Small-subunit ribosomal RNA, central domain from a marine sediment metagenome, 354 nucleotides, folded computationally.
Context: one part of a larger RNA
RNA sequence: UUGGGUCUAAAACAUUUGUAGCUUGUUUGGAAAGUUUCCUGUGAAAUGUUAUCUCUCAAGGAUAUCGCGUGCAGGAAAUACUACCAGGCUUGAGACCGGGAGACGCAAUGAGUACAGUCAAGGUAGUAGUAAAAUACUUUAAUCUUGACCGGACUAACAACGGCGAAGGCACGUUGCGAGAACGGAUCUGACGGUGAGGAAUGAAGGCUAGGGGCGCAAAACGGAUUAGAUACCCGUGUAGUCCUAGCUGUAAACACUGCGUACUAAACUUUGUGAUCUCCUCGAGAGAUUGCAGAGCUGUAGCGAAGGCGUAGAGUACGCUACCUGGGAAGUAUAGCCGCAAGGCCGAAACUU
Numbered sequence: 001u002u003g004g005g006u007c008u009a010a011a012a013c014a015u016u017u018g019u020a021g022c023u024u025g026u027u028u029g030g031a032a033a034g035u036u037u038c039c040u041g042u043g044a045a046a047u048g049u050u051a052u053c054u055c056u057c058a059a060g061g062a063u064a065u066c067g068c069g070u071g072c073a074g075g076a077a078a079u080a081c082u083a084c085c086a087g088g089c090u091u092g093a094g095a096c097c098g099g100g101a102g103a104c105g106c107a108a109u110g111a112g113u114a115c116a117g118u119c120a121a122g123g124u125a126g127u128a129g130u131a132a133a134a135u136a137c138u139u140u141a142a143u144c145u146u147g148a149c150c151g152g153a154c155u156a157a158c159a160a161c162g163g164c165g166a167a168g169g170c171a172c173g174u175u176g177c178g179a180g181a182a183c184g185g186a187u188c189u190g191a192c193g194g195u196g197a198g199g200a201a202u203g204a205a206g207g208c209u210a211g212g213g214g215c216g217c218a219a220a221a222c223g224g225a226u227u228a229g230a231u232a233c234c235c236g237u238g239u240a241g242u243c244c245u246a247g248c249u250g251u252a253a254a255c256a257c258u259g260c261g262u263a264c265u266a267a268a269c270u271u272u273g274u275g276a277u278c279u280c281c282u283c284g285a286g287a288g289a290u291u292g293c294a295g296a297g298c299u300g301u302a303g304c305g306a307a308g309g310c311g312u313a314g315a316g317u318a319c320g321c322u323a324c325c326u327g328g329g330a331a332g333u334a335u336a337g338c339c340g341c342a343a344g345g346c347c348g349a350a351a352c353u354u
Base pairs, nucleotide, nucleotide: 004325005324006323007308008307012322014202015201016200017199021195022194023193025089026088027087028086029085030084033082034081035078036077037076038075039074040073041072042071048066050064051063052062053061054060092192093189094188095187096185097184098183104178105177106176107175108174109173110172111155112154115151117149118148119147120146121145122144126137127136163170164169206249207248208247209246210245211244212243216242217241221237222236223235224234259321260320261319262318263317264316267299269297270296271295272294273293274292275291276290277289278288279287280286303310304309327354328353329352337346338345339344
């Protein structure tokens, strides 16, 4: 390379955007690059076919014919498909308009309970902790009760199999500024689409730099237990950190271990948003039923699968594009390069072994 794969066996980039590339709806005309047909030239020898000759025969050899050489070049035609040029179309895509939904983002501002501390009052001998204890706190008045002040973090119930976001993620209220999606309308553009090597942006926790902040929790550390030991599990303390601002890091079981897009292919039930129709009505922003579209789930047919299972939210049937895999270990190591303040990240072998 051919071929086969990627939920769980090796293998879908953490996610999006987008350059090149690849790919691409419908219709008319043109030209004829790919494509198809025909003609001409050329396409070494050997080998192969057929015939004749020749070594006494045979294998072998010689001569001639045909074939092979699947190609290349030139010329003449064809125009379905692909590409190209010119012009249309509206279903794909986008724009616009309408009323709704949402923990979507950023900023500001306000609130709440709990917790800690301080002060004051009450009150007296224990409190705390555990399987049991001890370390620890406490007559300098603790624990406990009440009140006030102050501090930082967090946001119970509502809460859902619910919602939003590309993913990471997002949950007290209000306001401001932004963004996206769904439904409905059918006013505009007229294929503007899909995917996407490189590139760019975003990216939990932890870690790093500088400056703040520090209630609680808590790596490290210290003490008490347990134990043969106990650098642990349990208990008492406790520093980084956790929080905020400005940067860096760029990784996770970043998981649905399932790349993105389009079309087609049974049904039942639940739920969210939005539209249409119908019935009831206390006429309400009311209640119910049927149904369309778009999400979120749970069963399950055909089909698929090694099975578990998946099953219109495919792991089904097809098409387009990308990424990745090729026995285990050595190893996500070494080396070189790039990035980073560092920690480290990205890319990524081999010897050897089995």
The coordinates come from a structure-prediction model, not an experiment, and the mean pLDDT is 86.